[in-house]
């Protein structure tokens, strides 16, 4: 000089699934709206659970995109969205 992995940030790009459900009410709007109740469904915010393995072996530690659906979500749009990419910060290894 260069500077990866891990970590963090972002008015950035991509980003799925599941009722055009039923009943009642509201509205100038008649819906792809809102409120309440009910049933059905989804998993990729968050949350929770477990294996192998490990340990000081009673017991405990410990993973997910798996599982559960508490939460959240379920026609268009909006919003959210794990994850991937990009940019930046920062770390600083090897050659």
């Nucleotide at each position: 000089a260069g500077g990866a992995c891990a970590g963090g940030a972002c008015a950035c790009g991509g980003g799925a699934g599941a009722a055009u459900c039923c009943g009642c009410g509201c509205c100038a709007g008649c819906g792809c709206g809102c409120g309440c109740g009910g049933u059905g469904c989804c998993g990729a915010a968050g949350g929770a659970g477990c294996a192998a393995c490990c340990g000081c072996c009673c017991c405990g530690g410990u993973a997910a995109a798996c599982u559960c659906u508490c939460a959240g979500g379920c026609g268009c749009a909006a919003g959210g969205g794990a994850c991937c990419g990009g940019u930046c910060c920062g770390c600083a290894a090897g050659a």

Description:
A computed fold for a 95-nucleotide RNA from a Paracoccaceae bacterium, annotated as Glycine riboswitch aptamer. It matches the Rfam family "Glycine riboswitch aptamer". Gene Ontology term of the family: glycine biosynthetic process. Its mean pLDDT, the model's own confidence on a scale to 100, is 78.